[in-house]
């Protein structure tokens, strides 16, 4: 250096062909069960999708650039 992938809550990940409030797990929080714990249960809170630009009515998804990581070539 060139060339393929990969980047979504803490954390592991869905998200097809552009368009529903970006969804679950598990972690935390609370409440409930319990002598107390845990383990079951019932709620909550947590991501504007690595950064920035651009195309479009409208972008996590399509383009372009940077960044960071995994390969494969040289």
């Nucleotide at each position: 250096g060139c060339g393929u992938c990969u980047g979504u809550a803490g954390u592991u990940u869905a998200g097809c062909u552009g368009g529903a409030u970006a969804g679950a797990a598990u972690a935390c929080c609370g409440g409930g069960c319990u002598a107390c714990g845990a383990a079951c249960u019932c709620g909550g809170a947590g991501a504007u999708c690595g950064g920035g630009g651009g195309u479009u009515c409208a972008a996590a998804u399509c383009c372009c650039u940077c960044c960071a990581g995994a390969c494969g070539c040289a």
A computed fold for a 74-nucleotide RNA from an uncultured Eubacteriales bacterium, annotated as transfer RNA. Its Rfam family is "tRNA". The family's RNA type in Rfam is transfer RNA. The coordinates come from a structure-prediction model, not an experiment, and the mean pLDDT is 82.